[in-house]
C1' cells in the first nucleotide's frame, strides 16, 4: 500500500428496512442474623461523522473518521 471484520447505555454484545434490546455494573426498595447471594423497580444511548435512497435507516448506498485481524515492502 492492499485484503478482511468492527464502532449501539459504564463494560461486554444481539439487533441487517417498522416500538433500541440482553447480560454484568449502577441507583433505590425488599428478603436476610448477616452479605458481595436472591427477588422487585428506575436511572443511563447525537446507534461514530456528514450526505443519499425510501412512507419510513442502527439497518441499504456514497464519502471521511476511528480500532482489530491478516498480507507484502522496509529496517
Nucleotide at each position: 500500500c492492499g485484503c478482511g471484520g468492527g464502532g449501539u447505555a459504564g463494560a461486554g454484545c444481539a439487533g441487517u428496512g417498522g416500538c433500541a434490546g440482553c447480560u454484568c455494573g449502577u441507583c433505590g426498595g425488599g428478603c436476610u442474623c448477616a452479605u458481595a447471594a436472591c427477588c422487585c423497580g428506575g436511572a443511563g444511548g447525537u446507534c461514530c461523522c456528514a450526505g443519499g435512497u425510501u412512507c419510513g435507516a442502527a439497518u441499504c448506498c456514497u464519502g471521511g473518521c476511528c480500532c482489530c485481524g491478516c498480507u507484502a515492502c522496509c529496517a
This is a predicted structure of a 75-nucleotide RNA (transfer RNA) from an Anaerolineae bacterium.
The source organism's lineage runs through Bacteria, Bacillati, Chloroflexota and Anaerolineae.
It matches the Rfam family "tRNA". From the family's description: Transfer RNA (tRNA) molecules are approximately 80 nucleotides in length. Rfam links the family to the GO term triplet codon-amino acid adaptor activity.